A computed fold for a 1520-nucleotide RNA from a Lewinellaceae bacterium, annotated as small-subunit ribosomal RNA.
[in-house]
């Protein structure tokens, strides 16, 4: 690449439970469809479709007539022949066509058969026949009644109307005979006898009819198998019921009907009853299997206002026929009548909603006719409607100053709308105008020619078109006449601005909106579809979310509490038979249309066509195959069972016996308490308790053994022993039966605890109850009592977390290790021997946890159960129960979740380890007093603002009398108080003065330029423009900065590995450290930010350098002083360097490291102190330091000024100062710092003042001068424990000083006087571990001054204590539980109260359909009958009457619905009340069943479960 064979056109997901993950599971979306409707919009054509609701009521017109060649007649025309019209008799048709879907769950429909149980007008074929007679009756004439509809009497009349007679068979009936066949009854054929029954004529002479019989065709009738909705909360139904015999009836079978006889018939394979519904071909969807549906077209059925009935007829129980009942409507002269659109149009009504009172019989078809023809709302056409499907168009090409405008932005500009427009060229579908113009029509009829089997056939001619002057074609002009709708947060294609501010609104689900909304509304832009687009409704799909294809049940919903066993389902090995299932071939059927393929016709398509193909997966018949299943027969032993030997055990049941303990009683000893609890009290006790001893007695339960032990179907079973009894296992390759098996709907039995009934019993325990405690309360937990009950017998109840949350049975699938019973070998240890019972684990499975020969693995059989959460295991009904209750078991409504397992955190009144002035041990405070200061509150014109647990409150503020100042009152200014730029104008700038005023300000006057290249410039004022300004709001829009956890040791990453995944590992473990510090180990190996170190300072030394510092030695000098010369030794200053690293030693340790009054050293294990603050948390603080988005304001929320306020004062709190005194106060004397500051400054010294300070004067921009005398301390004296002659100093009076424009509100200081509270401080609470606390003073910043007792620094004196980690607080790591994740300040339960919603019960009231009994009973059918009537015949009719019956009435009961005072619970609803039940050990572990109790969650008793934490012990397993 080719060929052949097989096979085949076919399957998509997403959002939403969580902090995240995997799973389960529901909800929702994307697709297709519709007889649709609604909203917005709309150019054309083709093809289709068009009351889904009220089978509600209908005005008006039309929808079934026709035949003169059956009959007589009337009228008209004509002289007549004849022709026409009309009603009537008669024939055929009206049972078709058309409509609707009420009823019907049925042989109604579908399919396949059957009729040996049937009919069939018109048509075809065959055979035979068509003779004779009769009396009526419409029309008509005449005469009545009635409003009408209609109807009566009399008279005469015809027929293919009616009747009689004849003839008659192969027809019908009866009788009996022969033959043959069949699935039963029986059928068929042949011949015979007897009886009965027919006819119609017309004529144009061509013909059309009539009667009988047979056959065909067509159409119908009947029967049967199979298929055909939901409910079991419908389980029993049935008297003509089931069958038989006989009869009636029918076209025909049949209880279809009747009489009699029998007692049957149906039903869990769902009868009966109730609900719903026309069925099918098909249609929609789907990969299919299915699911849903039954408009249009075709077939069948049913119905024709509701109900009943028959007549006629070939056919009807009859849509446009009849009769009756009923409801309704109409007419009426009130006597009586008429009507039936679910035919076509149309009207009203209903409704979200569905069309014209159109044309034509030209075609197709139908009725009648010999025909012409007539009729035909069937049909063919047209009209209306975007209702659907299909097609076409609204232009095409070029065109960048990327125009204008709009919108947006980072705004001198750019982007986008957008080649879009303008503009240029081209085309002319559609629409308009003009003109032409069909097919559908022929094998009609008629005429004619020819042929002929006389039925008809072939050729030619002529006539006929509703649609329609339509389709179609040609020509002309001209881009001319033609685009909307929805959407744009994710799903889901498409983004920005403005407005709004949890409002208005959106929403299919999740969810948006509380001032920067891609989610609301508008706009610009975009996306999708397009003459449509969206919305709503419904169906299928997705949904494997009812799972046949194709699901599940340990924990998500789901295994029955357990066994025995019925029906049913399933079933071992071999042989034979059969051929029901099964498979194959052939054949009939499976209507047409539809779907699929092919071909063809409309320009295409939709649409339509074809003796096209295929399919219709079905049913029947027949022939064959025989593996499997079934059935029958016959065997087998392996499944199952039985027998013999042995063993085992808390198996069951009945009886007997035993000891310990407890209670009680008696006696005795003995004395004041006992008991109980966290602590108590109630209770008992001097009438002698408790305790102790002995005796007696009662009931219940059986320590140790005892165990993941054993037994049992489960529930369950425990002292010892006996009787009775059920089971299991082992062994013998033993014996016997020979598939006897497995499962098991219903059924039956058993079934813990609690509970119930009757009778006993009653020691202990103990619901309820009582009391005492606890508590805010305590209907509880704790305590003291205590009744049912617990126990026994008998009878009920029948439920449990009745659990292994795991149905029963069988087979198969690596291993290791315990234990119970039996067996075997025995080396005493084994055993791949069996049966149980545990642990760990291979493969495998599982969402995971986990399961893993005791499966949750791999397969098979049967049963049970599940299908989102709540409502609810509730209501109603039924069954069971003495009751309590149990079993069965919904719906409305409501939510978008509920849930399982695992992960990371956080949390725990969980655990382990560790740390911290966390506790403890100490020292000193606060809380009490007065004052200072800050805050709250209150007040006020204002008391500006912020900070508010820790982490606000001597905080922003390191300094509010004015200023500050932001607040208040009042007075002014408005491009503004400041700065810059441009323009313009004026002038120097500036200085001085006046008026007014509280000032700001307003206003007036005078004086008055510089530089210059002569253009102008500088500077200033005014005017104007652009930038203003705001301590106004938002710290929850932000930057920056800061606090806190916390100087806690943590926080992460890369690669690798493990896990489906979130994640884990690393970072855990063993040690160690202040430290995730280091070491060791390890599926991890490394790394980063933190820790530590590097930086500053203090402590030691060395070197260098000596002025203003220093002065040992030398010298000078003074009353004295480094005062001077000089010196660098020392101190000091300040720069560099050294030094400390567990480095050395001993001990412990693998190491890291620890330890030692160790050595050395100034310093020793981080030497002290500081700076330095990981990832992050608190929407922490600050828009009032500053910066900044947005918003607000602009003669004011800006700005200037004066005064006031921030300093208020019943009160509360924080932080401090001073005290309460003798370790003290006061007075006098004496000694020693460090670090800082200083020119608008610090000031020596002198002098004045008691003093604050004043005056004068000197030094110093400072290691030089000065602030600067440090104080506590030491010495001496005094006070003598008192509200103090000397504690304390608040408060107040007086007099002053200083600063400052100014001390009234509102400064500090001084002096004199005054001399308050307070005598060591309740509950509670704070700081501090060494040069620390405590105590003492000094300095500085800010600053004119100072409310500083504050803050920041400095030095002086200088302690006590730490056993230790149980507890409080905070933190770190590991682990555990969790219903938390806004993360315990979490979550969450129930009553009560309020609103709304649906629902149960309910005295009743009311409605409906169905059934039953009784009464009445129309039309009609069937039967009986008469005195009336008609007789042409046989006979018929009216009347009367019997039976059945529609309908009506009535009675009792059942069922279903509506409503109902009141009542029960339930659900939902931002901020109601009471508690705190659950989730952590949830603070009493929880939960299940049951019983009692309680406002409520709930509590307690009894039994059960682990789906309980922690700890200890025991046992077992794994690893080393």
């Nucleotide at each position: 690449a080719u060929a052949u064979a097989c096979g085949a056109u076919g399957g998509a997901g997403a959002g939403u439970u969580u902090g995240a993950u995997c799973c389960u599971g529901g909800c929702u979306c994307a697709g297709g469809a519709u007889g649709a409707a609604c909203g917005c919009u709309a150019g054309c054509g083709g093809c289709a479709g068009g009351c889904c609701u009220a089978a509600u009521a209908c005005a008006u017109g039309c929808a079934a007539g026709u035949c003169a060649a059956g009959g007589g007649g009337a009228c008209c025309a004509g002289c007549a022949a004849u022709g026409g019209u009309c009603a009537c008799c008669g024939g055929c048709g009206c049972a078709c066509g058309g409509g609707u879907g009420c009823g019907u769950a049925a042989c109604a429909c579908g399919u396949a058969c059957a009729c040996a149980a049937c009919a069939u007008a018109c048509c075809u074929u065959u055979a035979a026949g068509u003779g004779g007679g009769g009396g009526a009756u419409a029309g008509c004439a005449u005469u009545g009644g009635g409003a009408a509809a209609c109807u009566g009497g009399u008279g005469g009349u015809a027929a293919u109307a009616c009747c009689c007679c004849a003839u008659a068979a192969g027809a019908u009936u009866g009788c009996g005979g022969a033959g043959c066949g069949g699935c039963a009854u029986c059928a068929c054929u042949c011949a015979g006898c007897a009886a009965u029954u027919a006819a119609a004529g017309u004529u144009a002479c061509g013909a059309c009819g009539c009667u009988u019989a047979a056959a065909g065709a067509u159409u119908g009738g009947u029967g049967u198998g199979c298929g055909u909705c939901c409910g079991a909360u419908u389980a029993g139904c049935u008297a003509g019921u089931u069958g038989g015999c006989g009869g009636g009836g029918u076209a025909a079978c049949g209880g279809c009907c009747c009489a009699c006889c029998a007692a049957g018939g149906c039903g869990a394979c769902g009868a009966u009853c109730g609900g719903u519904a026309g069925g099918g071909g098909g249609u929609g969807u789907g990969a299919g299997a299915g699911c849903a549906u039954g408009a249009c077209c075709c077939c069948c059925c049913a119905c024709a206002u509701g109900g009943g009935u028959a007549c006629u007829g070939a056919g009807a129980c009859a849509c446009g026929g009849a009769c009756c009942c009923a409801a309704c409507u109409c007419c009426u002269a009130c006597g009586g009548g008429a009507g039936g659109c679910a035919g076509c149009a149309g009207u009203a009504a209903g409704g979200a909603a569905u069309a014209u009172u159109g044309g034509a019989c030209a075609a197709u078809g139908g009725a009648c006719g010999g025909a012409a023809g007539u009729c035909u709302g069937a049909u063919c056409c047209a009209g209306c409607c975007a209702u659907g499907c299909c097609g076409c168009g609204u232009g095409c090409a070029g065109g960048a100053u990327g125009a204008a405008g709009g919108c947006g932005c980072u705004c001198a500009g750019c982007g986008u709308u957008g080649u879009a427009a303008a503009c240029u060229g081209c085309u002319u579908u559609u629409g308009g105008a003009u003109g032409g113009g069909a097919a559908u029509a022929a094998u009609a009829a008629c005429c004619u020619c020819g042929a002929u089997u006389c039925a008809u056939c072939g050729g030619g001619g002529c006539u006929u078109g509703a649609a329609g002057g339509u389709a179609c074609c040609a020509u002309c002009a001209g881009a001319a006449u033609a685009a909307g709708c929805a959407c744009c947060g994710g799903c889901u294609a498409a983004c920005u601005c403005c407005g709004u501010g949890c409002c208005a609104g959106c929403a299919g689900c999740c969810g948006c909106g509380g001032u920067a909304a891609u989610a609301c509304g508008g706009a610009g832009g975009g996306u999708g579809c397009a003459a449509g687009c969206g919305u709503u409704a419904u169906c299928c799909g997705g949904a494997a979310u009812c799972a046949c294809u194709g699901g599940g049940u340990u924990u998500a919903a789901a295994g029955g509490g357990u066994g025995c066993g019925u029906a049913g389902g399933c079933g071992g090995c071999g042989c034979g038979a059969u051929a029901a299932g099964u498979c194959a071939g052939u054949u009939g059927u499976g209507a047409a249309a539809u779907u699929c393929c092919c071909c063809g016709g409309c320009u295409u398509a939709a649409c339509c066509g074809g003796c096209g193909g295929g399919a219709c997966u079905g049913c029947g018949a027949u022939u064959g195959a025989u593996a499997c299943u079934g059935u029958c027969g016959u065997g087998c032993u392996u499944g199952a069972a039985u027998c013999a030997g042995g063993u085992u055990g808390a198996g069951g049941u009945a009886g007997g016996c035993g000891g310990a303990a407890u209670g009680u009683g008696g006696c005795a000893u003995g004395u004041a308490g006992c008991g109980g609890u966290g602590a108590a009290a109630u209770g008992c006790u001097u009438a002698g308790a408790u305790a102790u001893g002995c005796c007696a007695u009662a009931g219940a339960a059986c320590a140790c053994c005892g165990a993941u032990u054993g037994c049992g179907a489960a529930g369950g079973c425990a002292g010892c022993u006996u009787g009775c009894u059920g089971g299991a296992c082992c062994u013998u390759u033993g014996a016997u039966u020979g598939a006897c098996g497995c499962u098991g709907a219903g059924g039956c039995a058993c079934g813990a605890a609690a509970g119930c009934g009757u009778g006993g019993g009653g020691a202990g325990c103990a619901a309820a109850c009582a009391g005492g405690a606890u508590u805010a309360g305590a209907u509880a937990c704790c305590c003291u009592g205590g009744u049912a009950g617990u126990c026994c017998a008998c009878g009920c109840c029948c439920u449990a977390a009745a659990c292994g949350a795991u149905g029963u049975u069988u087979a198969c699938u690596u291993g290791c290790u315990g234990u119970u019973c039996c067996g075997c070998c025995u080396u005493c240890g084994g055993u791949u021997g069996g049966a149980g019972u545990g642990g760990c684990g291979a493969a495998g499975c599982g969402a995971a946890a986990g399961c893993g020969a005791u499966a949750a693995g791999u397969a098979a059989a049967c049963c049970a159960c599940c299908u989102g959460g709540g409502g609810a295991g509730u209501a109603c009904g039924c069954c069971g129960g003495c009751a309590a209750c149990g079993g069965u078991g919904a719906a409305a409504c409501u939510c978008a979740a509920a849930g399982g397992a695992a992960u990371u955190g956080a949390c725990g009144g969980g655990g382990g380890u560790c740390c911290g002035c966390a506790c403890a041990a100490g020292c000193g405070g606060u809380g009490g007093a007065g004052c200072a200061u800050g805050u709250g509150g209150u007040u006020u014109a204002a008391u500006u603002c912020g900070a508010u647990g820790a982490u606000a409150c001597g905080c922003g503020a390191g300094g509010a009398a004015c200023c500050u100042u932001a607040c208040c009152u009042g007075g002014g200014c408005u491009a503004g108080a400041a700065u810059g730029u441009g323009a313009u104008u004026g002038g120097a700038a500036u200085a001085u003065g006046g008026a007014u005023g509280a000032a700001a300000g307003u206003u007036c006057a005078u004086a008055g330029c510089c530089c210059u290249u002569c253009g102008g410039g500088g500077c200033c004022g005014g005017u104007u423009a652009c930038a203003a300004g705001g301590u106004g709001c938002u710290g929850c829009a932000u930057g920056g900065c800061u606090g806190u956890c916390g100087u806690c040791a943590g926080c992460u990453c890369g690669u690798g590995u493990c896990g489906u995944g979130a994640g884990a590992u690393g970072u855990u473990g063993g040690g160690u450290u202040a430290a995730g510090u280091c070491c060791c180990g390890c599926a991890a190996c490394g790394a980063g930010c933190g820790c530590a170190a590097c930086c500053c300072u203090c402590g030691u030394g060395u070197u260098c350098a000596g002025u203003u510092g220093c002065c040992a030695g030398c010298a000078a000098g003074u009353a004295a002083u480094g005062u001077u010369g000089g010196g660098g030794a020392c101190u000091c200053u300040g720069a560099a360097c050294a030094g400390a690293c567990u480095g050395c030693c001993g001990c412990c340790g693998u190491a890291a490291g620890g330890u030692g009054u160790g050595a050395g050293g100034a310093a020793g294990g981080u030497g002290g102190g500081g700076a330095c603050g990981a990832c992050g948390u608190c929407a922490a603080g600050u828009c009032a330091u500053c910066a900044u988005g947005g918003c607000c304001u602009u003669u004011a929320u800006g700005u200037c000024c004066a005064g006031g306020g921030c300093u208020a004062c019943a009160c509360a709190c924080g932080u401090g100062c001073u005290a309460c005194a003798a370790u003290g106060g006061u007075a006098g004397g004496g000694a020693c710092a460090g670090a800082g500051g200083g020119c608008a400054g610090c000031u020596a010294c002198g002098u004045c003042g008691c003093g604050a300070g004043g005056c004068g004067a000197u030094g110093c921009g400072a290691a030089u001068c000065u602030c600067u005398c440090a104080a506590a301390c030491c010495c001496u004296a005094u006070c003598c424990c008192a509200g103090u002659u000397c504690c304390g100093g608040a408060u107040u009076g007086g007099a002053g000083u200083c600063u400052g424009c100014a001390a009234c509100c509102c400064g500090a200081c001084u002096c004199c006087a005054u001399g308050a509270a307070g005598g060591u401080g309740g509950a509670a609470u704070c700081g501090c571990u060494a040069g620390u606390a405590a105590u003492c003073g000094c300095g500085c910043a800010u600053c004119a001054g100072c409310c500083a007792u504050g803050g920041c620094g400095c030095g002086g004196u200088g302690a006590a204590u730490a056993c230790g980690u149980u507890c409080c607080c905070g933190g770190a790591c590991c682990u555990u539980g969790u219903a938390c994740a806004c993360a315990c300040c979490g979550c969450c339960c129930g009553u009560c109260a309020a609103g709304c919603c649906a629902u149960g019960g309910g005295a009743g009231c009311u409605u409906g359909g169905g059934g039953u009994g009784c009464c009445u009973g129309a039309a009609g059918a069937c039967g009986g009958u008469c005195a009336c009537u008609u007789u042409a015949u046989g006979g018929g009719g009216a009347g009367c009457u019997g039976u059945c019956u529609a309908a009506g009435g009535u009675a009792a009961a059942a069922c279903a619905g509506g409503u109902g005072a009141c009542u029960g619970g339930g659900g939902c609803u931002a901020a109601g009340u009471c508690g705190u039940a659950a989730c952590a050990a949830g603070g009493u572990a929880g939960c299940c069943g049951u019983a009692c109790c309680g406002g409520a969650a709930g509590g307690u008793g009894c039994g059960g479960c682990u789906g309980g934490a922690a700890u200890a012990c025991c046992u077992c397993c794994u690893u080393u």
Rfam family: Bacterial small subunit ribosomal RNA. It was read from a public genome assembly.